[in-house]
A computed fold for a 106-nucleotide RNA from a soil metagenome, annotated as SAM riboswitch aptamer (S box leader). It matches the Rfam family "SAM riboswitch aptamer (S box leader)". Its family is annotated with regulation of gene expression in the Gene Ontology. The RNAcentral record of the sequence draws on MGnify. Its mean pLDDT, the model's own confidence on a scale to 100, is 83. Of the family's consensus pairs, 97% are formed in the model.
RNA sequence: CUCAUCCAGAGGGGCAGAGGGAACGGCCCGACGAAGCCCCGGCAACCGGCGUCCGCACGCGACGACCACGGUGCCAAUUCCGACCCGCCACGGCGGGACAGAUGAG
Numbered sequence: 001c002u003c004a005u006c007c008a009g010a011g012g013g014g015c016a017g018a019g020g021g022a023a024c025g026g027c028c029c030g031a032c033g034a035a036g037c038c039c040c041g042g043c044a045a046c047c048g049g050c051g052u053c054c055g056c057a058c059g060c061g062a063c064g065a066c067c068a069c070g071g072u073g074c075c076a077a078u079u080c081c082g083a084c085c086c087g088c089c090a091c092g093g094c095g096g097g098a099c100a101g102a103u104g105a106g
Base pairs, nucleotide, nucleotide: 001106002105003104004103005102006101011040012039013038014037015036019029020028021027024082025081026080041075042074043073046071047070048067049066050064051063052062053061079100084097085096086095087094088093
């Protein structure tokens, strides 16, 4: 940089000791213990495996209610909400999109 996904799901213990939720504004979480590190457990199914289909083809592709040893990821709140644009509105909000970000694959 490109593509896909982001309203589902899944926490205990030890060390530690004041921050954390990306950034800004909110609103939250936190001494009934934040960040970080370690151990164990779990979720999920992107990569991977398996099966089916198209097909000359073990490749490539599509699909799947299947698997979970392996590579990642994740385990408060929709990516916590908003911010910019558009539409609707009972003026409280609601819906869609963009930006930014996260994760994976290349």